[in-house]
RNA sequence: AACGUGCUCCGGGGUCGGUGAGAAUCCGAACCGGCGGUGACAGUCCGCGAACCGAGGAUCCGACCGGGAUCCGAGGCCGAUCCGGUGGAAUUCCGGGACCGACGGUGAUGCGAGCGAGAGCUUGCGAGUCCGGAUGAGAGGAAGCACGCA
Repeated sequence: AACGUGCUCCGGGGUCGGUGAGAAUCCGAACCGGCGGUGACAGUCCGCGAACCGAGGAUCCGACCGGGAUCCGAGGCCGAUCCGGUGGAAUUCCGGGACCGACGGUGAUGCGAGCGAGAGCUUGCGAGUCCGGAUGAGAGGAAGCACGCA
């Protein structure tokens, strides 16, 4: 040096315009891209994290029950890319054209479907960029610190 253990720090981005009484949700345009890997740089390859669901478990509360709260959690779920060029090598670069985006809330008097003679009623859909869980968690990262090993 490398390696191991503990600690510390770091660890997700993005909006304008139009219509309208009313929309950061409709319409138009714009903009954004977590972590590791991969023969050369990746939102779309391979894998992981987050989110969501969750068998089961722990602790606490309580009116003791088919009760409540918090935490852990096996496992499940988990979107989207092509063409051309360069090159030894690129679904990663360059040029061009596409596509995708958890959960809850809001949801214009919008849109769809059904009903009604009509006023209207019922129902479904509707935000990557707004609000919220989240001053959270986390894949991981560090030329940081300590100790060990050598």
A computed fold for a 150-nucleotide RNA from Microbacterium azadirachtae, annotated as FMN riboswitch aptamer (RFN element). Rfam family: FMN riboswitch aptamer (RFN element). Rfam links the family to the GO term FMN binding.